[in-house]
Molecule: transfer RNA
Organism: Candidatus Liptonbacteria bacterium
RNA sequence: GCGGGAUUCGUAUAGUGGCAGUACAUUACCUUGCCAAGGUAAAGGCGCGAGUUCGAUUCUCGUAUCCCGCU
Numbered sequence: 001g002c003g004g005g006a007u008u009c010g011u012a013u014a015g016u017g018g019c020a021g022u023a024c025a026u027u028a029c030c031u032u033g034c035c036a037a038g039g040u041a042a043a044g045g046c047g048c049g050a051g052u053u054c055g056a057u058u059c060u061c062g063u064a065u066c067c068c069g070c071u
Base pairs, nucleotide, nucleotide: 001070002069003068004067005066006065007064010024011023012022013021018054026042027041028040029039030038047063048062049061050060051059
C1' cells in the first nucleotide's frame, strides 16, 4: 500500500428499513432482626460525518479505532 471483518447502555451480545431488546451489573422499593439469596420497577446505548429514503442501528460513500490476510 491492497483486501476482508468488527464497532449497539458499565460489560457481554441480539436486532438487517418503521418502538432498540436480552443477560449480568447499577439504583429504588418489597421480603429478612441484619447480610446474602429472591421478587418488582427504573435509569442508561446504535464509533463519527455526509448521502439515499416519507422514514436509517439497518442501504451507499468517506473517516476513526481494533483484528485477520496479502504485498